A computed fold for a 1493-nucleotide RNA from an uncultured prokaryote, annotated as small-subunit ribosomal RNA. The RNAcentral record of the sequence draws on ENA.
RNA sequence: AGAGUUUGAUCCUGGCUCAGAUUGAACGCUGGCGGCAUGCCUAACACAUGCAAGUCGAACGAGAAAGUUCCUUCGGGAACGAGUACAGUGGCGCACGGGUGAGUAACGCGUGGGUAUCUGCCCUGGAGUGGGGGACAACCGCUGGAAACGGCGGCUAAUACCGCAUACGCCCUUAGGGGGAAAGCUUUAUGCGCUCGGACCUCGCGCUAUUAGAUGAGCCCAAGUCCGAUUAGCUUGUUGGUGAGGUAAAGGCUCACCAAGGCGACGAUCGGUAGCUGGUCUGAGAGGACGAUCAGCCACACUGGGACUGAGACACGGCCCAGACUCCUACGGGAGGCAGCAGUGGGGAAUAUUGCACAAUGGGGGCAACCCUGAUCCAGCAAUGCCGCGUGUGUGAAGAAGGCCUGCGGGUUGUAAAGCACUUUCAGUAGAGAAGAAAAGCUUAAGGUUAAUACCCCUGAGUCUUGACAUUAACUACAGAAGAAGCACCGGCUAACUCCGUGCCAGCAGCCGCGGUAAUACGGAGGGUGCGAGCGUUAAUCGGAAUUACUGGGCGUAAAGCGCACGUAGGCGGCGAGGUCAGUCGGAUGUGAAAGCCCUGGGCUUAACCUGGGAACUGCAUUCGAUACUGCAGAGCUAGAGGAUGGUAGAGGGAAGUGGAAUUUCCGGUGUAGCGGUGAAAUGCGUAGAUAUCGGAAGGAACACCAGUGGCGAAGGCGGCUUCCUGGACUGAUACUGACGCUGAGGUGCGAAAGCGUGGGGAGCGAACAGGAUUAGAUACCCUGGUAGUCCACGCCGUAAACGAUGAGAACUAGCUGUUGGGGGUGUAGUGCCUUUAGUAGCGAAGCUAACGCGAUAAGUUCUCCGCCUGGGGAGUACGGCCGCAAGGCUAAAACUCAAAGGAAUUGACGGGGGCCCCCACAAGCGGUGGAGCAUGUGGUUUAAUUCGAUGCAACGCGAAGAACCUUACCUACCCUUGAAAUCCUUGGAAUUCUCUAGAGAUAGAGAAGUGCCUUCGGGAAUGAAGAGACAGGUGCUGCAUGGCUGUCGUCAGCUCGUGUCGUGAGAUGUUGGGUUAAGUCCCGUAACGAGCGCAACCCUUAUCCUUAGUUGCCAGCGAUUCGGUCGGGGACUCUAAGGGGACUGCCGGUGACAAACCGGAGGAAGGUGGGGACGACGUCAAGUCAUCAUGGCCCUUAUGGGUAGGGCUACACACGUGCUACAAUGGCCGGUACAGAGGGCUGCGAAGUCGCAAGGCGGAGCUAAUCUCACAAAACCGGUCGUAGUCCGGAUUGGAGUCUGCAACUCGACUCCAUGAAGUCGGAAUCGCUAGUAAUCGCGGAUCAGAAUGCCGCGGUGAAUACGUUCCCGGGCCUUGUACACACCGCCCGUCACACCAUGGGAGUGGGCUGCACCAGAAGUAGCUAGCUUAACCUUCGGGGGAGCGGUUACCACGGUGUGAUUCAUGACUGGGGUGAAAUCGUAACAAGGUA
Repeated sequence: AGAGUUUGAUCCUGGCUCAGAUUGAACGCUGGCGGCAUGCCUAACACAUGCAAGUCGAACGAGAAAGUUCCUUCGGGAACGAGUACAGUGGCGCACGGGUGAGUAACGCGUGGGUAUCUGCCCUGGAGUGGGGGACAACCGCUGGAAACGGCGGCUAAUACCGCAUACGCCCUUAGGGGGAAAGCUUUAUGCGCUCGGACCUCGCGCUAUUAGAUGAGCCCAAGUCCGAUUAGCUUGUUGGUGAGGUAAAGGCUCACCAAGGCGACGAUCGGUAGCUGGUCUGAGAGGACGAUCAGCCACACUGGGACUGAGACACGGCCCAGACUCCUACGGGAGGCAGCAGUGGGGAAUAUUGCACAAUGGGGGCAACCCUGAUCCAGCAAUGCCGCGUGUGUGAAGAAGGCCUGCGGGUUGUAAAGCACUUUCAGUAGAGAAGAAAAGCUUAAGGUUAAUACCCCUGAGUCUUGACAUUAACUACAGAAGAAGCACCGGCUAACUCCGUGCCAGCAGCCGCGGUAAUACGGAGGGUGCGAGCGUUAAUCGGAAUUACUGGGCGUAAAGCGCACGUAGGCGGCGAGGUCAGUCGGAUGUGAAAGCCCUGGGCUUAACCUGGGAACUGCAUUCGAUACUGCAGAGCUAGAGGAUGGUAGAGGGAAGUGGAAUUUCCGGUGUAGCGGUGAAAUGCGUAGAUAUCGGAAGGAACACCAGUGGCGAAGGCGGCUUCCUGGACUGAUACUGACGCUGAGGUGCGAAAGCGUGGGGAGCGAACAGGAUUAGAUACCCUGGUAGUCCACGCCGUAAACGAUGAGAACUAGCUGUUGGGGGUGUAGUGCCUUUAGUAGCGAAGCUAACGCGAUAAGUUCUCCGCCUGGGGAGUACGGCCGCAAGGCUAAAACUCAAAGGAAUUGACGGGGGCCCCCACAAGCGGUGGAGCAUGUGGUUUAAUUCGAUGCAACGCGAAGAACCUUACCUACCCUUGAAAUCCUUGGAAUUCUCUAGAGAUAGAGAAGUGCCUUCGGGAAUGAAGAGACAGGUGCUGCAUGGCUGUCGUCAGCUCGUGUCGUGAGAUGUUGGGUUAAGUCCCGUAACGAGCGCAACCCUUAUCCUUAGUUGCCAGCGAUUCGGUCGGGGACUCUAAGGGGACUGCCGGUGACAAACCGGAGGAAGGUGGGGACGACGUCAAGUCAUCAUGGCCCUUAUGGGUAGGGCUACACACGUGCUACAAUGGCCGGUACAGAGGGCUGCGAAGUCGCAAGGCGGAGCUAAUCUCACAAAACCGGUCGUAGUCCGGAUUGGAGUCUGCAACUCGACUCCAUGAAGUCGGAAUCGCUAGUAAUCGCGGAUCAGAAUGCCGCGGUGAAUACGUUCCCGGGCCUUGUACACACCGCCCGUCACACCAUGGGAGUGGGCUGCACCAGAAGUAGCUAGCUUAACCUUCGGGGGAGCGGUUACCACGGUGUGAUUCAUGACUGGGGUGAAAUCGUAACAAGGUA
C1' cells in the first nucleotide's frame, strides 16, 4: 500500500466482499511446563448455609459455671478458675472499606472559576475543667405471649441525664445590654488515715468553649456533553420584585402580596437511548467505536414513601409505613432482604472455591497488649489473554520398507526413519534452601518532660519472639531420548496439487462462484503451505471506506440545481487615515489527580510484568505584550449600488374598440347523381335534390404572407390593426447620494396544459361514447359521427422532459464569423469601413471533463450565499401532519430483497434505418416439380426383429460404387468359453489330405493316407492340437473428451500483422475517401509506411499454329487390289503425345484527372479472366462422423465376445422428398438410310457362324487391347400409317409360358414372349433448375457387381429463347445510423392472471406498557395548631408555672381508586399493494423508424 465483483472488451460512477489490528468473548478439534494478568457482558431474577463491624473493664454497675485444690458437721463451705465468660449502661465506629449500573440527557459528569457555608477524629494557639441534683437499664419479684417480644412493681452506678457558678475569647443585639460549658479515668511517686480504699501532687489519656489550619463535604456560575422536527410551541411557583419563613449556607427552597413575565428554529417541550470521566481499541492523522479489570465522581441497595440519630445518612449487612414475594405459627401474630465473599437454583453461547491467613499493606476500637477485618495478601479452577521455555542435537544413501503418483523408466514422502555418537532444559525423584520481618514486647544508656533518678516520649545498644503462601523461588544430585504436536488451508483474491470416489446428487461457499462421468472448488488419500500449545469458526469494533469528504467528495448526461422571482432572519461584503484590542499571534503564571501511552534508567536468568525519573496531556483560566488582517464605534471618499435629465428598440403586461381571409350553419339561385372517405373499403350524406357553384345572412374561434439559430419578459409565456393605462431594458451628457451591496432558511407572490366550482358562449377541433373497417382477437392505430373540454368572466388547483436536464451574484482568462438595439469616428456622404457597448447565435485556443463535450452566455481560474445527493428495488409508496371542493399536492420512512443498478465511449450483430454494389436473387425467357402410375429414400405405424447413423438451407436415389445366403451390425433357436484371429509358456505331434455316420448346421464320433526342411546331432524353423494364465474380443456408450476427414456460409472478397501515429482505455488509423474492377483489382488522395493469408497468376483440360515422332492410327499424290487403307508405299492431312508459339488492354480513336480504367475499332483461331476444372483466407455452426480408421475415459468378460441355421433390414390405413414413364401428331408405330465420343475387358470381353419370335443357347476365332471385343449409337433424315380418341397415346397391374445368374430366386432378383391394358387429356396453393455449345432433348459407357439401376459418375449428338433493368423477394459485400442485443432478433423484455413462500399497510376490534389532565383517598413521618390525658430534675407565692410526652386535628404526601385523553407494542375475520420463486396461461407495451417514434 491494496485486491475481487456490473461488460464481448473499456473507462468512469457506485455498492457489496476480502486481506489488518483488537476482544471480559463463545463454539469445534487438540493440549507439556512456568510467569503475569483476567474471569455473570444475560435475570437490578429468586436465594438454602457459613462468614463479611466491631471494640473499649484505663467510663460504669453487676457478675457466673465447668473444672482443680483444700476443709467438712457430708447438708455443704473456702480458694483458684475470675473480676474471666455471657449480657447491660456508656463512648467511638457502623456515612469508611466492599458491591452493582437499575435509574439519570441532569450542574449527573469533565474543564475552569466562584462562596453565602459546615467539618468528628488530626494539627496549632491561648483559656477552662468549680459545685450540686434526680433518674433509668442490668439485677430482683410478679405477670402476658406459641414465638418474636413484652407489661407492672422494686434497687442501683457512671465519661449517661439535668440545673447552679464562672466565661478573655464566642453568639445575639434596638449597641443600652443579653445568652451560653465541662467529666472524669489510669499509671507511677509522695505523704496522710490505714479494713479496704480514699485524698493530694505530677505525667498521660480524656472533657468544655474558642482561634487558625488541614482534610472532607454543601451550594452557585460559564461554556462542553447521544438520536429523532413524521415532537413546534412550552411554562402559573411559572419569570421577577417586596416581606416573611426555612436551611450549615445563596436562592420560589416555601408562603403572602404585586407585576406579566421566562424559555424556544443557536431546537424549547416531548419521545427514544445511555451512568460520566481518566482512559481502552482502531486509525498516518483528523476522526470513529467503546467506558470490563485499575483510578476519580455520581446513583442505587427487594419496590415506593418517610424521617430519626449523628460532624457526616434521609443510611447495602439501622428504624417506621405501604406493596409484592418467601419463611415460621398454637392462626392470635411474627421474621426476612447476597447489586459484600464463597455458594445454590434459574436465565444463557458463556464466566471460577460454600479454600488459607491476618504473616505483609491498610481500616475500626483500645494507653497498650490485643481483638475484629470474605478490605487485603495468598492458594484453588479455566490455554480466557499476554509473555517465556520445551517436545531433542549431530551424523546417517542401501536414497530401506511402507504409502502415494507414474509417461512403468522412475518420481516423491526423504536425512525423514532405522543405525551410530551425544546432551538432559522442563516435567519426575531426593537433598539442601533465601527474601518477603519492619516493628511491638522486655533489659539498658543518653536526651525531653517532671519536684523526681518514677511513668511516659524520642534516639541508640542488647535480648526475645512473629510466615497464610510453603512440599515457595533459586541451587545441587540421580536416571533415561526418555513423559510432551496439533489445527486450518491448498480455484482466484491468497502462500500451497495430484489421484480416487461422487455425477446439478451428496455437498461447498467470505465475494466471484464450484458440482449435470475425466471436479487442483464436494468427500477421502498422498503431498504441500501457514501458524504453532495452540489452530480454526462465529459474534463484535475500528481500518481499508476519499462509501458523510474538517483534514478530504460531488450535482449538463452516472444519485443530486427548488419551475421562477421578491424578500425576513442569518452568512458574506469597496477605498484611504487614525482609535480600540473582542477575534488573531507571542511570553509568563496557575491548573490539566494518580495510573496508562511515549522516552530513558533499574528489578525479576529474558520477556510479559513491576518500579524511579522525564516528557506529554494538543485543554481551560489569569496576566503582560504585538496590531498586519477580521470585528467594533466615530469621522471621510467614489470605482460598487442608486436617483435626476435627454433619447432608442420591442409578439413585455392589462383594458376597450375594430378588420379581412377561411371553416361551418341557415336562406335563395344554377345544377344532377352521386358525394365523402381509404392501403382497399364501409359506416355517413344525397332524387325530400347532396357534393359542385353563385349571391346574401349568422356566429364563434384563430390571426396566412411579413417571420428571421429575429425581438420582449424572472420564469410560465407573448404574434391582425387602433386607442388608453402600465412594468422593465439599453443608451448620451452632466451634476447628485455616499456602500445604501450580494445571497437568502422559513415566508410571500407569479406559475403551461389538463382538471374543479358558478355563470355565459360554442364555428372548427375533439377525451369519453357510437358506428364502420383492420385483425386470430383489436375495448387501438385508419374512417364517419360526436359529448365534456378547448373560448369569456370570477374563484380554485400548484403540477410538467416547468430543460440549457447547467441556482444567483462578482472578478479574471487567445481569437474568428454572423445577427439585433444604441453610441462614437471616418467615408465615393449610395450599398460602406473602423471602433465601443448591451443582447443573441456558430466555430475554436489554453484549461476542464469518465468520455461525450464545455470553452468570455464556461462545464476554465477564483470568491460569497442558498438548495440538493450518498447502491438498485421496495417508493416518491405506507403511516402521521399541513394544504385542497375534489382530483390530488407537499413533507416522507421501514421491513424485506438483489450483487449489482447506472453513465460515456468501443467492437460486433441486428433493424418491417439510410446510401452504394454484387449474385439465375428478382425481372425477361425455356423446361420442370406439386395432380397420375411406378421406382427409390424418409417419417409414421406395425413387428420377435423391421440393425444403426444422417433431420431447415447444409437429412430424405444420403453412409449404401448395388441386403435372396453372405454382407449383417437386428430377431428367434441351438452351440463355444484363453475363445474366429494376435503375443508369451509347457507338453506331445510334421504339416496336410480323404472317407463314413448323426445333426438344420455349427459340431461330435469313427476310420484311412502321410512322416517333410536345416543341423555343430544337443536341437532348431514352420505348422496344427491340448493345458494354465497373462490376455484377446466388443458395429457396446460418450462426435458435448478427441485426432483425422467432410459439409456450410462461399470462389463471397475479405481476414490480419510489424513499426509509427491518435486515444486514459477497449480500440482506431492502415483497410476510410474520389474513381475503377469479377476481385482489399488497380490508380489518385491520405499519419501512415510496409508486410502476410486470401484474389489473380503459376497446374490440368479445351480452342489455333509450329516442331519432333509415324504403329495398332491416317491416305493427298503414285502403283496394285479380292474394292475392305486391303497391299506396296507415304508423313502431306486427320489423329496420337511430347515440346514450343500465341493474348499483353500490346496498337488506334474517344471518355477520364496528364491516372487507374472504361467504350469502340483494327488485326487475330481466340479480346479484355477466351471456355471448363483443380485450388476454398481468418473464422462460424459444441454442424456431421467413436458404424471407414485412430483414440482418452466408462461399461461387458460362460457374454454386450465367438459360431451356426432360419427369419428380418423388402412389412403398409397414411404423409413428405428425389426421380422415371406419360398424358401424345414438333407425336406413336412400321420400313429404310447416316454420323460420335469416352470408356471397360483374362475368374474377362467374347467375333463370325448357327438355333430360338425373344430373353438367350450352342460355338469358340481374336484380344493382356489406337490391332480383338463390348458395339447396331439414338434422336436426326427418307418413305408409309394413325387423325384427336383414354386412341395404333400411356404403359401400371394381373394371368400364363420362359431365359439367365447363383448352393439356393418362397418370403425377395433381373430379363423375354403371349395375353391383360389401370391412373393419366399438362396438373391448386406453392415451388425448382438454367445466361451458350448452356437449357431442353437423344442415346452411349463405366464403377459397384455371381445376378440385380429409373440412382450415381462420365461421354458425345441435335441444339434454343431471354436479360428493359435493380423498384421489389432470398443471400452476400462496403460505408453510415439507432440499439436496453453480445447465447448477439430464433435477441431482449412488460403487465394481468394461476400456484408457493416472505415481510408489510388498512381493518370491526381485543389485550398490555408508559404517560397528561380532573377528582377521590390518605399509611408512616415532619411541621403547625390544640390543654383531652400524663409528667423525676428547674422555678415557685406550693396554688401552680415552665418544659416534655401521649392523644386529637390541619397542611404536605407514597400506595391505591375513578373518569377522560395522548402515545406505543402485540394480536385480529377480511382486505390492499409489494418482494421472491429453471422451464404454467394470455397477449406483445418498450429496446431498430420495435413495425402508431

Description:
Its Rfam family is "Bacterial small subunit ribosomal RNA".